Predicted 3D model of a 364-nucleotide RNA (Bacterial RNase P class A) from a soil metagenome.
[in-house]
Order: sequence, then structure tokens, then C1' cells
RNA sequence: UCGCUCAGGUGGCCGCGGGCCCAGAGGGGUCCGAGGAAAGUCCGAGCUCCGCAGGGCAGGGUGCUGGGUAACGCCCAGGGGAAGCGAUUCCACGGCAAGUGCCACAGAAAACAAACCGCCUCGGUGCCCGCAAGGGCGCUGCGGUAAGGGUGAAACGGUGAGGUAAGAGCUCACCAGCAUCUCCGGUGACGGAGAUGGCUCGGUAAACCCCACCCGGAGCAAGACCAAAUAGGAGGGGACGAGGUGGCCCGCCUCGCUCGACCCUCGGGUCGGUCGCUCGAGGGCCGCGGUAACGCGGCUCCCAGAUAAAUGGUCACCACCCGCGCUCACGCGCGGGAACAGAACUCGGCUUACGAGCGACUUC
Repeated sequence: UCGCUCAGGUGGCCGCGGGCCCAGAGGGGUCCGAGGAAAGUCCGAGCUCCGCAGGGCAGGGUGCUGGGUAACGCCCAGGGGAAGCGAUUCCACGGCAAGUGCCACAGAAAACAAACCGCCUCGGUGCCCGCAAGGGCGCUGCGGUAAGGGUGAAACGGUGAGGUAAGAGCUCACCAGCAUCUCCGGUGACGGAGAUGGCUCGGUAAACCCCACCCGGAGCAAGACCAAAUAGGAGGGGACGAGGUGGCCCGCCUCGCUCGACCCUCGGGUCGGUCGCUCGAGGGCCGCGGUAACGCGGCUCCCAGAUAAAUGGUCACCACCCGCGCUCACGCGCGGGAACAGAACUCGGCUUACGAGCGACUUC
């Protein structure tokens, strides 16, 4: 530095949750009963309900290549880049040579360039030298110049020569990079070689954006079924009043408050209960294929399903660690310790928390 393993064991007693069996009145027997992360709920799925002709926009995500997988933003193998002496580790690793934006401070200038100092030509002017032509030292103005200084994280390729008033890829040689083309190796990312072009184009896309690909929404409190009291709803009956028929009563018909009490039926919801619910992309062993992730085949195992929510306590022995004492030593005795944490529909990952042990490799 990397990988792997374990997460104390056995027995007695008491207690808790579930399945099965017996008994059916309280009960009894038997079997099973947390994790590597059950956690965060960050990705990907199964399953359920809703939505959906097809296409597009918006929005979100992913972003080297090949493979694995039900799928993935995960895993394996590889390429490129970065860090390290190394084992090894890390990288959203398409595009800034499409467009737009931004680049603190410092600096003249932060990108179709730009002149602060410096360098150079020319003009003006002061002083000095010179017979003169002119020259030197300053000041100043218009220009040229990216070689030098200075600033900065970063300044528009580097070295040398030619060239020039001074300079400059301005030109040339070599080197570095880029673009285009060709060849060779590789499934590919890519690597290697050559030719051409002075092409030299800063950084930034977890900045807008462009390109390619992917994505419907909500989630087991999903969802399905059974279904009480009370209250309320719909329908019917019964009952009441008025009128008609009629001499009167019953009866019949019509109308009305169709209110209130009562009875029946129906449907919805609540309390409650049942299912979903745990056998599954399942675990172990062996063999085969593959560098590996993983796949295939055979044998074998059943391994929590609660709903205010069980999985605990205690005693003994053994194993491990620590301390003290005794012993020449092997050991013995006494005391203590053992992390992070705890299922709630189920899987595959990632991340985070954490104790102990083992192995391999690197360096000194």
C1' cells in the first nucleotide's frame, strides 16, 4: 500500500415474536428468530396503482474503449492523463481550432490585442566639440518595435543563424505542439512511423451552450378484499292531517308538512381485521468456461416477518485481549474488557460508521 476473513462458542434456567402439532378452559410440545453495514435513502431494478397512438419542445441525468449484468451513475479488463522512489492510488476523461460570457490582485496589455521602462528612424530644441560637413550628451514630439526589463497562476512557441534603422516565423535549420493526409499494430479507446502546412490558435464547459445517449409519475401509508357501533345519504313501508266518494264508520282515491318517532333495504366512509409478506435476479459446496467481473451445470439447504413493533437477561465452562501477583521456565491464580450498530415489501450497488485477525507486495 492492497486484498481477504471473523463479528465469540456450548449448555442450564427465566422471558419475548412467529410457523407447525396436541389439547381445546387458563395451556403444552417442537422448530426458527438481525447486520456487514439492518444506517444514509444517493443511484439502478422487481412489484403495485395511475397515465400513455406517434413525434417534438421543456426539464433532469450520463459522457475514453471493450466486456459483465435484469438494470445502473455499479463491477471487471484495458487506453490516456496526473501523483508517488515504489507497491499502488486518483481522474464527469466528448467539444473552448462552433457561438457567447468570465479570468480577482498586480500589470501598459488577460486575447480580432496591447508600448510603462527600454531599443530604433525622423522632426524640434538646450549645452558642448568641430573651420565646416557633422558628432556627442540631455529634453521633447510623431511613429516603428513584443528582442530585453518589470507584473502576474497564466503574456500570443523554444534555441541558433540570416535579416533589419531597431526588431519580429519576417526567412531558414533543428526541436516542441497542432491540423490534414498516408502506412503499420490493435475488436476498440489508442500507440508507432512518415509526408505536407509557418498553422503556433491562452485558460475556463460540476460557465451558458453545442453534440451523442438515457429517462412518464407516485410509491407497500403502493394496492386488493372483508367490514361494527354512532352520525349522515338514497329508497320503501308504516304512521299523521286535509279534501273527495258517502247519510255515517271502515275502505278506496287525491293532495300535503311529506316534518318527527319507528321498521326494512341499499350504497359510501371510519374503528378493526385479512391479503400484499417473504422461496428469492436466494444461500452453501463441487465441476466447467472466462485474465477478470461473471456465466453454465450438478448436488444440497430453508434462513425473522412484527404493527407500538419480538430477537433479551442471568449462571457455568471454554476461546481471545489487557493488568496485577507467583514461578528459572512451561504455566497457574485473581480482577477486568470485547467496537459500530439494530430488520419493517424485496433485491443489485454506492457511500458513511466501526473492533479484531490473517495474507501478499513496496520502501527504509

Annotation:
Rfam family: Bacterial RNase P class A. Rfam's curators write: Ribonuclease P (RNase P) is a ubiquitous endoribonuclease, found in archaea, bacteria and eukarya as well as chloroplasts and mitochondria. RNAcentral holds the sequence, with entries from MGnify.